[in-house]
RNA sequence: CCAAGACUGAUAGCGCCUGGCCUCGCUCCAGCAGCGAGGUGACGAGGAGGAAGGUCAUCGAAAGAUUCGGCGGAUGCCUUCCCGGCCAGCCACGGUCGUGACGUGUGGGAGGAAAACCCGGGAGUGAUCCCGGAACAGAGGCCCACACGAGGGGCUCC
Repeated sequence: CCAAGACUGAUAGCGCCUGGCCUCGCUCCAGCAGCGAGGUGACGAGGAGGAAGGUCAUCGAAAGAUUCGGCGGAUGCCUUCCCGGCCAGCCACGGUCGUGACGUGUGGGAGGAAAACCCGGGAGUGAUCCCGGAACAGAGGCCCACACGAGGGGCUCC
């Protein structure tokens, strides 16, 4: 380095909690009181060249009483530097992007979610949790068309 097997993990809308809310038990002066033990605390989509700094970090779904509140983190965005692609080749600069490596706008297209709700099953005294089935987004990216915009210098090639 390659192959096979076993185990673990699966990767940041992520993790945690002394507040709040909820449940159970005990105690008493019987109150939403004290103590103890627990539960809940964001549903997926999308998102990574490297480093540093800054910043309330994109999109929709559900609900309409907590997806409240707080802490930590973070693939976003902005600035600077480095690396890399493109702007015929090389060089530095400039612009714009990030390996699918021009941008913006308009129109069209493909591909498209989970939870909630409903149905069924399981665990728990309970709050609640877990599993299965079916439905429904938006943004970004991608493809096509159109429009607009997209350097100048030195050398070289045609």

GlmS glucosamine-6-phosphate activated ribozyme aptamer from an Actinomycetes bacterium, 158 nucleotides, folded computationally. The coordinates come from a structure-prediction model, not an experiment, and the mean pLDDT is 77. Rfam family: glmS glucosamine-6-phosphate activated ribozyme aptamer. From the family's description: This entry contains a glucosamine-6-phosphate activated ribozyme that is found in the mRNA for GlmS. GlmS is an enzyme that uses fructose-6-phosphate and glutamine to generate glucosamine-6-phosphate. The ribozyme catalyses self cleavage of the glmS mRNA that is thought to regulate GlmS activity.